[in-house]
RNA sequence: UAACUGUCUCGGGUAACCGCGGGUUUUAUAAAUCCGAGGAAAGUCCGAGCUCCAUAGGGCAGGAUGCUGGAUAACGUCCAGGGGGGGCGACCCCACGGAAAGUGCCGCAGAAAAGGAAUCGGCAUCUUUGGCUGUGCCGAAGAUGUUAGAGCUGAAAAGGUGCGGUAAGAGCGCACCAGCGGUCGGGGAACCGGCCGGCUUGGCAAACCCCAUCCGGAGCAAGACCAAAUAGGGAAGAAAUGAAGCGGCCCGCUUCUCUUCCGGGUUGGUCGCUGGAGGCGUCGGGCAACCGCCGUCGUAGAUAAAUGGUUACCGCUAUCUGUCCUUUUGGACAGCUAACACAGAACUCGGCUUAUAGAGACAGUUAUUUU
RNA sequence: GCGCCCAUAGCUCAGCUGGAUAGAGCAUAGGCUUCCGGAGCCUAGUGUCGGGGGUUCGAAUCCUCCUGGGCGCG
Numbered sequence: 001u002a003a004c005u006g007u008c009u010c011g012g013g014u015a016a017c018c019g020c021g022g023g024u025u026u027u028a029u030a031a032a033u034c035c036g037a038g039g040a041a042a043g044u045c046c047g048a049g050c051u052c053c054a055u056a057g058g059g060c061a062g063g064a065u066g067c068u069g070g071a072u073a074a075c076g077u078c079c080a081g082g083g084g085g086g087g088c089g090a091c092c093c094c095a096c097g098g099a100a101a102g103u104g105c106c107g108c109a110g111a112a113a114a115g116g117a118a119u120c121g122g123c124a125u126c127u128u129u130g131g132c133u134g135u136g137c138c139g140a141a142g143a144u145g146u147u148a149g150a151g152c153u154g155a156a157a158a159g160g161u162g163c164g165g166u167a168a169g170a171g172c173g174c175a176c177c178a179g180c181g182g183u184c185g186g187g188g189a190a191c192c193g194g195c196c197g198g199c200u201u202g203g204c205a206a207a208c209c210c211c212a213u214c215c216g217g218a219g220c221a222a223g224a225c226c227a228a229a230u231a232g233g234g235a236a237g238a239a240a241u242g243a244a245g246c247g248g249c250c251c252g253c254u255u256c257u258c259u260u261c262c263g264g265g266u267u268g269g270u271c272g273c274u275g276g277a278g279g280c281g282u283c284g285g286g287c288a289a290c291c292g293c294c295g296u297c298g299u300a301g302a303u304a305a306a307u308g309g310u311u312a313c314c315g316c317u318a319u320c321u322g323u324c325c326u327u328u329u330g331g332a333c334a335g336c337u338a339a340c341a342c343a344g345a346a347c348u349c350g351g352c353u354u355a356u357a358g359a360g361a362c363a364g365u366u367a368u369u370u371u
Numbered sequence: 372g373c374g375c376c377c378a379u380a381g382c383u384c385a386g387c388u389g390g391a392u393a394g395a396g397c398a399u400a401g402g403c404u405u406c407c408g409g410a411g412c413c414u415a416g417u418g419u420c421g422g423g424g425g426u427u428c429g430a431a432u433c434c435u436c437c438u439g440g441g442c443g444c445g
Stems, first nucleotide, its partner, number of pairs: 001367010012314007020036007038342001042353002045351005050219004057251004062215005067081005082096001083094004097210002102208002104204003119150002121147012159177006178200001180197007223271004233262006242256004278297004283292003315340001317338002320335006372444007381397004390428001399415005421437005
């Protein structure tokens, strides 16, 4: 210098005027003063708090997660480690339990797609038979048996390669490699390493399923209170073997009239409502996630929904014009114009995912050049 | 706020318990017939299966993340 990797931060600024929502104060239908979006407020994909229904109970069904250990209020999140894969590397990715519990699927092709052997072969025995340099040589055909060498297909073919062995062969034996089981050692565990054994059990569980762990339901329109309104209206039905809470089912618990339709009234206010597993900083513990102590800070709460607009200057980006520098790419200055990413709180947190113009910080890798 | 569904040819839909060159009707184009047109008959074209990633030998189909649209309840 170029190309990257990881972690993190910012994401237009200032002033004036006009306007909007909220708090406080005052001499109160007004004025003053203070505050007023985000890293994702988004998707609503997970986990919790909170509230009500049993202080949330039992079983079935259903759902979620899935290497090990830890963090945490909890998690499907995070951290560390193991194994596998990718990259020259920094580093990145992995739904990573079980296929010897069972069922199922593996199209086409191929003999065969799972306990299997069709074809061409090899070999042994028997029968028939041919040739010849004729009594042993070379064959041919068939039958029975043995074998799994070859071809072929496919994503995948019954451990792979080599040597020995054999009638011919074959894990039949041996060496190395892959896998399985046992045992010893290391480690907290996942797992790793050594030795021994018989040689060997295809893939798919993001197919059903099995195993282990976890999950009660609803959601701030939860829920509580005040005010207002009204005829406890009419019709139909069920009524303790009933109905509701209860949302898939059964049990169980609680309550006592209930359900549907028609018609009528009110569709206002207060609380919940923002101080919380909170932010920042020092120190300490821990590899880390994170935890503890102390100090410090006060920063939106609307309800049809405020957080905006205009002007000026600055910043940044882009086009164009002019001047200068430079071998070129290009760079500097000045001027004009335009634009300023994604996006918009609604009970609150912890995460994940997705969107995001541009700018910056720290740590690191590879290549090239120079010293 | 909570729960659920859909996206396949120009249009309306099948296929979605994995194995095609993705089908059907209408429409479109060409030809035959006709004096001409319609109808009829024959033939043809037509697809990133909404987009990205993954599982698998193989994905329209299974899983996941987005995009767009729709429905239900309070």